[in-house]
Predicted 3D model of a 75-nucleotide RNA (c-di-GMP-I riboswitch aptamer) from a Solirubrobacteraceae bacterium. It was read from a public genome assembly, where an Rfam model found it. The prediction has a mean pLDDT of 84.
RNA sequence: AGCUGAAAAAGGCAAACCCGUCGUGAGACGGGGGCGCAAAGUCAGAGAUCUCGAUGAGAUAGCUCGGCUGCCAGG
Numbered sequence: 001a002g003c004u005g006a007a008a009a010a011g012g013c014a015a016a017c018c019c020g021u022c023g024u025g026a027g028a029c030g031g032g033g034g035c036g037c038a039a040a041g042u043c044a045g046a047g048a049u050c051u052c053g054a055u056g057a058g059a060u061a062g063c064u065c066g067g068c069u070g071c072c073a074g075g
Stems, first nucleotide, its partner, number of pairs: 003074003012037002017032006035062001041068003045065003048060005
C1' cells in the first nucleotide's frame, strides 16, 4: 500500500419522540434525547422514494449503487 472489523480502547455521529425557529410542502437548523452506525464523513452522478404553486423546481447521503476523503485496532 492493500485487506478485514471478531475482541479491546480513545474519540465521533445521532433514529423515534419533545421544544424552538425557518419553509406552501417534502423537510432543514438549534437544544434535549438515544434507536442504531466502522464511514450514519462528504458529493444529488445513476436508480428509488417523497413534496409543491408542476412538463419545472425541490427533499432524502440514516434507501441502494457509485466518486472522493478519513479515525482506531487486527494479520